[in-house]
RNA sequence: GGGCUGGUAGCUCAGUCCGGCAGAGCGACGGACUCUUAAUCCGUCGGUCGCGUGUUCAAAUCGCGCCCAGCCCGCCA
Numbered sequence: 001g002g003g004c005u006g007g008u009a010g011c012u013c014a015g016u017c018c019g020g021c022a023g024a025g026c027g028a029c030g031g032a033c034u035c036u037u038a039a040u041c042c043g044u045c046g047g048u049c050g051c052g053u054g055u056u057c058a059a060a061u062c063g064c065g066c067c068c069a070g071c072c073c074g075c076c077a
Base pairs, nucleotide, nucleotide: 001073002072003071004070005069006068007067010026011025012024013023020057027045028044029043030042031041032040050066051065052064053063054062
């Protein structure tokens, strides 16, 4: 340098294919229960969907550019 995969909540990840309300588990906080803790249950908190731009009535999703991480290939030595 080229190719591929990935980047979404504090963490681990769905959703992207085929555009149409942004989600789950864990977590944090509050409460119920309990002598207390744990467990269990209820509620609340949760997001520039990596960044920019284009297309569109509408973009996490499609196009282009860029950044970051991983893997493979190539080049130099």
The RNA shown here (transfer RNA) has 77 nucleotides and comes from Halovenus sp.
Rfam family: tRNA.
It was read from a public genome assembly.
The organism belongs to Halovenus, within Archaea.
Its mean pLDDT, the model's own confidence on a scale to 100, is 82.